[in-house]
Context: one part of a larger RNA
C1' cells in the first nucleotide's frame, strides 16, 4: 500500500440525535438513449516494449515485417439493465379518526418519615466513638424522653429479573404545558424513503463565572490513633462542592465494550403494554401485536461465546483499525474565562 484482511473481549463503532451535500432506491406502462451493448470507419507518429525473421563471427547494436499502443472520436443500430422524463399503483415510507401504557421532558404547588438546629419541661452522670483507644462533647446540665419552632436535602414500602428515553438519564403526590411509543381497523397522500462528510442540537460527574442556599455528606485541611514510617486505610471535627436560577466546560469502563436502516432463517420458558377469541363475572387458558429477559438448533466463533433483541444469510450508507513504546504527548490550528477538550505526529527505540 489495497478490487486486501477486519472492528462484543485481541488494533479498530464517532457519547447520542437531527440532518444540507454526497452515496443507495418499491412496482406498471410509454419516451428517451447520457451510461451500457454490438458493427463500421477514422485516429492513437516515429522510435521504445512484446513476436517472428535478418545483419555486424555472438552479443550489446542495428534492421525488417507484425502484434501492441489497454485509448479517444465519428457513424448505424439494440433497448434488457442503469439514469432522465412523463404517467400511473400501493406493499416502503407518512396523514386522519378511537384507544392505551409509562420515574420522557419543562414549570408550579404541596407530603409525610428521619438527620441536624434553636427554645422550653422532665431528669442526672456520662455521651460518643473503636479492634482497643484517644481527640470530641457534657455539672455553663450534655445523652436520653417530652413538646413547639426554623431550615435544608433526599423521597422508605410499592419496586420487579418492572416502565419511559437517542444516548446522557429519568422514582413521594397534585396541577398546567409537552416530545415520543404500541394497538385495532377503515380513510387518505402517493417512494414523499435509508443512510449521511462539513454542520446544528443534546450530553453523567467533576470542574469554572455571577447570585442565592447550606440540614445531611464531604475532597482539602485539622486533630485522636494505627505503624518502622502512615503526607492513607479506622475515629472526632471540618471547607469548597454536593442543592437552586442562569451562563459555560464536552469528559467518561458516555459499555451490550457489539453503527444505523432494511429482507431473509428451527424450537422452549417467563415477563410488560395493547387487540382478538374461548370459558360461570371474576380465575383461566388459547390466537395475534410491540417490547423485554433466559435457554437453546442450524450456522457463526481462535476460544469464550452469539444465536429471529445475532456475534447466523445478505443489502445500501456512514465511522474506524494496521506492532509495543514514544504519545492520545509535542507542534501548529480551532474552541474555552480558565481547568483544558479537539485535530494530531516525527526523531529514537524494542
Nucleotide at each position: 500500500c489495497u478490487g486486501g484482511g477486519g472492528c462484543u473481549u485481541a488494533a479498530a463503532g464517532c457519547g447520542u440525535g437531527c440532518g444540507c451535500a454526497g452515496g443507495c432506491g418499491g412496482u406498471g406502462c410509454g419516451c428517451u438513449a447520457a451510461g451500457c451493448c454490438a458493427g463500421a470507419g477514422g485516429u492513437g507518429a516515429a522510435a521504445u516494449c512484446c513476436c517472428c525473421g535478418g545483419g555486424c563471427u555472438c552479443a550489446a547494436c542495428c534492421u525488417g515485417g507484425g502484434a501492441a499502443c489497454g485509448g479517444c472520436c465519428u457513424u448505424u443500430g439494440g433497448g434488457a439493465c442503469u439514469g432522465g422524463c412523463g404517467u400511473g399503483c400501493u406493499c416502503g415510507a407518512g396523514u386522519g379518526c378511537g384507544g392505551c401504557a409509562g420515574a420522557g421532558g419543562g414549570g408550579g404547588g404541596u407530603g409525610g418519615a428521619a438527620u441536624u438546629c434553636c427554645u422550653g419541661g422532665u431528669g442526672u452522670a456520662g455521651c460518643a466513638g473503636u479492634g482497643a483507644a484517644a481527640u470530641g462533647c457534657g455539672u455553663a446540665g450534655a445523652g436520653a424522653u417530652c413538646a413547639g419552632g426554623a431550615g435544608g436535602a433526599a423521597c422508605a414500602c410499592c419496586g420487579a429479573u418492572g416502565g419511559c428515553g437517542a444516548a446522557g438519564g429519568c422514582a413521594g403526590c397534585c396541577c398546567c404545558c409537552u416530545g415520543g411509543g404500541c394497538c385495532a381497523g377503515c380513510a387518505c397522500u402517493g417512494a414523499c424513503g435509508c443512510u449521511c462528510a462539513u454542520g446544528c442540537a443534546c450530553g453523567a460527574a467533576a470542574g469554572c463565572g455571577u447570585g442565592g442556599g447550606g440540614a445531611g455528606c464531604a475532597a482539602a485541611c485539622a486533630g485522636g490513633a494505627u505503624u518502622a514510617g502512615a503526607u492513607a486505610c479506622c475515629c472526632u471535627g471540618g471547607u469548597a462542592g454536593u442543592c437552586c436560577a442562569c451562563g459555560c466546560c464536552c469528559u467518561a469502563a458516555a459499555c451490550g465494550a457489539u453503527g444505523a436502516c432494511g429482507a431473509c432463517u428451527g424450537g422452549u420458558u417467563g415477563u410488560u403494554g395493547g387487540g382478538g377469541g374461548a370459558g360461570u363475572c371474576u380465575a383461566u387458558c388459547c390466537c395475534u401485536u410491540a417490547g423485554u429477559a433466559a435457554c437453546g438448533u442450524a450456522g457463526c466463533u481462535a476460544a469464550c461465546g452469539c444465536g429471529u433483541g445475532a456475534a447466523g444469510u445478505c443489502g445500501u450508507c456512514c465511522g474506524c483499525c494496521u506492532g509495543g513504546g514514544g504519545a492520545g504527548u509535542a507542534c501548529g490550528g480551532u474552541c474555552g474565562c480558565a481547568a483544558g477538550a479537539u485535530u494530531a505526529a516525527a526523531a529514537c527505540u524494542c